[in-house]
RNA sequence: GCCGUCGUAGCUCAGUGGUAGAGCACACCCUUGGUAAGGGUGAGGUCGAGAGUUCAAUCCUCUCCGACGGCACCA
Numbered sequence: 001g002c003c004g005u006c007g008u009a010g011c012u013c014a015g016u017g018g019u020a021g022a023g024c025a026c027a028c029c030c031u032u033g034g035u036a037a038g039g040g041u042g043a044g045g046u047c048g049a050g051a052g053u054u055c056a057a058u059c060c061u062c063u064c065c066g067a068c069g070g071c072a073c074c075a
Stems, first nucleotide, its partner, number of pairs: 001071007010024004018055001026042005048064005
């Protein structure tokens, strides 16, 4: 340099053109003599950035950025 996959909550990941979710973690409450486990409630998101298409984009298209993998090249 070329090709491919990926980027969504603190972490691990779902998701679909029409209001963004789960588990764990976190806060509070219930329960206990106390802790763990269990139950309940809550907080937490520019869906990597920009543009385009569309009535409507996290989702489709393009460019860029980043991570990973493969191939090629230089020394």